[in-house]
RNA sequence: AAAAAUGUUUUCUAGGGUUCCGUAACAUCAUGUUAGCCUGGUCCGAGAGAAAACUCACAGCCAAUGCUGUGCCACGGAGGGACAAAAGCCUGGGAGAU
Numbered sequence: 001a002a003a004a005a006u007g008u009u010u011u012c013u014a015g016g017g018u019u020c021c022g023u024a025a026c027a028u029c030a031u032g033u034u035a036g037c038c039u040g041g042u043c044c045g046a047g048a049g050a051a052a053a054c055u056c057a058c059a060g061c062c063a064a065u066g067c068u069g070u071g072c073c074a075c076g077g078a079g080g081g082a083c084a085a086a087a088g089c090c091u092g093g094g095a096g097a098u
Stems, first nucleotide, its partner, number of pairs: 007054006015044002020041002022038001023035005056071006073093001075096001079091003
């Protein structure tokens, strides 16, 4: 940029670790080391969590830019990967199960 469809994005949360800040201890007197089985802030963060915006489909209204309504279901490893590191992140609406 284009396209389309169990669509895309944003914010938040469950959750996550420890790059930075803070905190604590020790050592020092410029500061450094250690600790995430340190509450926290920054940070990451859900297909199967929440909300919103924009698209898309169908129906109706409408001269038209448009307006209104509807838009289902979803049990799920291990292993591997990234960033500082980990995770309901990615692999993955996967392998499987029913």